This is a predicted structure of a 181-nucleotide RNA (Lysine riboswitch aptamer). The coordinates come from a structure-prediction model, not an experiment, and the mean pLDDT is 79. Rfam family: Lysine riboswitch aptamer. From the family's description: Riboswitches are metabolite binding domains within certain messenger RNAs that serve as precision sensors for their corresponding targets. Allosteric rearrangement of mRNA structure is mediated by ligand binding, and this results in modulation of gene expression. This family includes riboswitches that sense lysine in a number of genes involved in lysine metabolism, including lysC.
[in-house]
RNA sequence: UGGACGAGUAGAGGCGCGGGUGAACAAGAGUACCCAGCGGGAGGCGGACUGGCGCCGAGGAUCGCUGGCGAAAGGGUUCCCCGCCGAAAUCGCAGGAAGCCAGCCUUCCUUGCGGUUGGGCUGAAUGGGAACACCAUUCAGACUGUCAUCUCCGUGAUGGAGAUGGAGCGCUACUCGGCAG
Numbered sequence: 001u002g003g004a005c006g007a008g009u010a011g012a013g014g015c016g017c018g019g020g021u022g023a024a025c026a027a028g029a030g031u032a033c034c035c036a037g038c039g040g041g042a043g044g045c046g047g048a049c050u051g052g053c054g055c056c057g058a059g060g061a062u063c064g065c066u067g068g069c070g071a072a073a074g075g076g077u078u079c080c081c082c083g084c085c086g087a088a089a090u091c092g093c094a095g096g097a098a099g100c101c102a103g104c105c106u107u108c109c110u111u112g113c114g115g116u117u118g119g120g121c122u123g124a125a126u127g128g129g130a131a132c133a134c135c136a137u138u139c140a141g142a143c144u145g146u147c148a149u150c151u152c153c154g155u156g157a158u159g160g161a162g163a164u165g166g167a168g169c170g171c172u173a174c175u176c177g178g179c180a181g
Stems, first nucleotide, its partner, number of pairs: 001180002005177007014085001016084005022079004034068006043056004047105001049103004088117009098107002118144002121141008146166008
């Protein structure tokens, strides 16, 4: 001094990602619960099933109709605050905790390991959801950032445009170490 190697630190992508017993609003919904009346007539309820344990029920349950009263949660939009740039999401496996007890399934939360996805947008299918909101997965499309290759233009240098392709275990900058001259 330096192509490539290792480690660390700091950054960039932009309708960028995630969180909040934060505030407001819409929807949920005139729904659930509860009360009254009528009908009806023996089972019903505690996430599904089995067993158990309990609760309600001829003083009329479950159910249906009418009337009265009348919520909330998850999810959404905007603002504010916080953490960030594998931000984060998702799939599989193993473990833990909760839903009356046990088995087993399932739902929600959480820990570890491994895999996939650069990012947002649009459309379709499937699933979730009260919902045409929104979310998730897959596929497709163009867009965008980054790097590489090629072509063209231009600068003292840095650069710009186009095409094609790859992936964030990446890219850029700096520092240290090692290696080479």